Annotation:
Model confidence (mean pLDDT): 82 of 100. A computed fold for a 71-nucleotide RNA from a Minisyncoccota bacterium, annotated as transfer RNA. The same sequence occurs in records of 3 taxa.

RNA sequence: GCCGCGGUAGCUCAACGGUAGAGCGGGCGCCUGAAGAGCGUUAUACGGGUGUUCAACUCACCCCCGCGGCA
Numbered sequence: 001g002c003c004g005c006g007g008u009a010g011c012u013c014a015a016c017g018g019u020a021g022a023g024c025g026g027g028c029g030c031c032u033g034a035a036g037a038g039c040g041u042u043a044u045a046c047g048g049g050u051g052u053u054c055a056a057c058u059c060a061c062c063c064c065c066g067c068g069g070c071a
Base pairs, nucleotide, nucleotide: 001070002069003068004067005066006065007064010024011023012022013021018054026042027041028040029039030038047063048062049061050060051059
């Protein structure tokens, strides 16, 4: 340099154009002598920009970052 894959919550991952979810983790409460486990509840996220569309995490283009392959 070329090709491909990926970037969503603190972490690991979903969501193939119409309400952004799950597990683990965190806060609070119940329970306990205390803790753990368990139960309930709660907060937190779409890499940046432009475009297409009534509507974009999703489609297109540019950029940034990471991984793999080729040279």

Rfam family: tRNA.